This is a predicted structure of a 480-nucleotide part of an RNA (small-subunit ribosomal RNA, 3' major domain) from a metagenome.

[in-house]
Context: one part of a larger RNA
RNA sequence: UGACGGGGGCCCGCACAAGCGGUGGAUCAUGUGGUUUAAUUCGAAACCACGCGAAGAACCUUACCUACCCUUGACAUGGUAGUCGCGGAGAUCAGAGAUGAUUUCCUUCAGUUCGGCUGGACUACACACAGGCGCUGCAUGGCUGUCGUCAGCUCGUGUCGUGAGAUGUUGGGUUAAGUCCCGCAACGAGCGCAACCCUCGCCUUCAGUUACCAGCAGGUUAAGCUGGGGACUCUGAAGGGACUGCCAGUGAUAAACUGGAGGAAGGUGGGGAUGACGUCAAGUCCUCAUGGCCCUUAUGGGUAGGGCUACACACGUGAUACAAUGGCAAUGACAAUGAGAAGCGAAGGGGCGACCCUAAGCGGAUCUCUAAAAAUUGUCUCAGUUCGGAUUGUUCUCUGCAACUCGAGAGCAUGAAGUUGGAAUCGCUAGUAAUCGUAGAUCAGCAUGCUACGGUGAAUACGUUCUCGGGCCUUGUACA
Numbered sequence: 001u002g003a004c005g006g007g008g009g010c011c012c013g014c015a016c017a018a019g020c021g022g023u024g025g026a027u028c029a030u031g032u033g034g035u036u037u038a039a040u041u042c043g044a045a046a047c048c049a050c051g052c053g054a055a056g057a058a059c060c061u062u063a064c065c066u067a068c069c070c071u072u073g074a075c076a077u078g079g080u081a082g083u084c085g086c087g088g089a090g091a092u093c094a095g096a097g098a099u100g101a102u103u104u105c106c107u108u109c110a111g112u113u114c115g116g117c118u119g120g121a122c123u124a125c126a127c128a129c130a131g132g133c134g135c136u137g138c139a140u141g142g143c144u145g146u147c148g149u150c151a152g153c154u155c156g157u158g159u160c161g162u163g164a165g166a167u168g169u170u171g172g173g174u175u176a177a178g179u180c181c182c183g184c185a186a187c188g189a190g191c192g193c194a195a196c197c198c199u200c201g202c203c204u205u206c207a208g209u210u211a212c213c214a215g216c217a218g219g220u221u222a223a224g225c226u227g228g229g230g231a232c233u234c235u236g237a238a239g240g241g242a243c244u245g246c247c248a249g250u251g252a253u254a255a256a257c258u259g260g261a262g263g264a265a266g267g268u269g270g271g272g273a274u275g276a277c278g279u280c281a282a283g284u285c286c287u288c289a290u291g292g293c294c295c296u297u298a299u300g301g302g303u304a305g306g307g308c309u310a311c312a313c314a315c316g317u318g319a320u321a322c323a324a325u326g327g328c329a330a331u332g333a334c335a336a337u338g339a340g341a342a343g344c345g346a347a348g349g350g351g352c353g354a355c356c357c358u359a360a361g362c363g364g365a366u367c368u369c370u371a372a373a374a375a376u377u378g379u380c381u382c383a384g385u386u387c388g389g390a391u392u393g394u395u396c397u398c399u400g401c402a403a404c405u406c407g408a409g410a411g412c413a414u415g416a417a418g419u420u421g422g423a424a425u426c427g428c429u430a431g432u433a434a435u436c437g438u439a440g441a442u443c444a445g446c447a448u449g450c451u452a453c454g455g456u457g458a459a460u461a462c463g464u465u466c467u468c469g470g471g472c473c474u475u476g477u478a479c480a
Stems, first nucleotide, its partner, number of pairs: 001480002003477003007474007015464002019428005026320008034311002042053002064306007073129001077128002079125006087106008109119004131295002134293003140289002142284003145280001147278001152191006158167003171182003197272004202240007212229002216227003243266001246260005322421001326380006338369003343362002347358004387418001392413007434456007
């Protein structure tokens, strides 16, 4: 000087407390361990692995196993030699015919100065080489996680100290903040904080189609449907607006804090992007790149089938439930994001249904995908039930070369566990939790996962004693 302490002081955080809903019990989905296997490819391992790489394993993917096959190779560059596509028309010969053989003409890779040269494609030869998801993330780059969006981490000059170092950065206040003020042997500065960026919330101006419809006219069972309009909504470009600016109090006359006014918004307005010096030899050689080592008729390459989907069990993350704040049935309620051509598919028709047939419109503010909880009415009446839906049988639908291993969905039948879950443990402070559906990426097909979107919409926070993590000061130390 650090690190540590079941030392002290101050402070913060869904850290505790106060609340709401979960996990842990059941069934299933998914990942992992283990076991099994010819193979169950590999990686990830407390927090920071385990719905993670994987935004989608039937084949492919695919790296694994089995069988068979290739050896200048599936792919690249170089050398030598050679060739230049495909087709049409006709003739002759052989043949029963189909057809085959020979030959003529048109045509005959690209550029050009028509000389050859340059380039391209293919074939053959032999060799340099290719190839490796083989090893080392403890040789590395790049990228990423974590402490942590925590408020810290440093430097120059000066001063102090023999020196390691200290000071500044400590102190008194204050802040979300090393934020700001005051003081001070310090004076300044840099990386971080904040601001600048995007988005949501209010207003103005400009613009007005595919969006809108107040006034005017037409029109309908109805409808911006039509003429038209530029008001409104909306769209999208430029601006305004919030700064402790104003008032009062507290404070050290400061910084600031508390309350108030006005305002759409008030003290960082909400959300996002943004991650300092560094830590964990953290993760990744299987994205990619790359040093070294290793393989070279194989540890490279190809094909088919299988496996990654196994199953006594254990754990994580989720989905669905155990019901009446509910289940079922009926009834033209109301979104936002986003996507669409080998696509989205209206409307009509068929089917109990998954879906099928015909097919309008739309490369889309125009057309389509496109809501559910909610509400109203009826029924069920507390039961293992009209709860719950696993499992199983059977008949089908769709995708796809192909659904046996191993896809998703529909109908009928079947109707398991489960009556709110031990110790323990997780998330969340407001348009949040909870709950309801929708879209997208990947994608032929396959979503309870992920990423977004909107609908409905709470409770609680006295407070900092305690648990966990962190920041500053101080103290002890036989630790570095």

The full RNA is in RNAcentral, with records from SILVA. Model confidence (mean pLDDT): 82 of 100.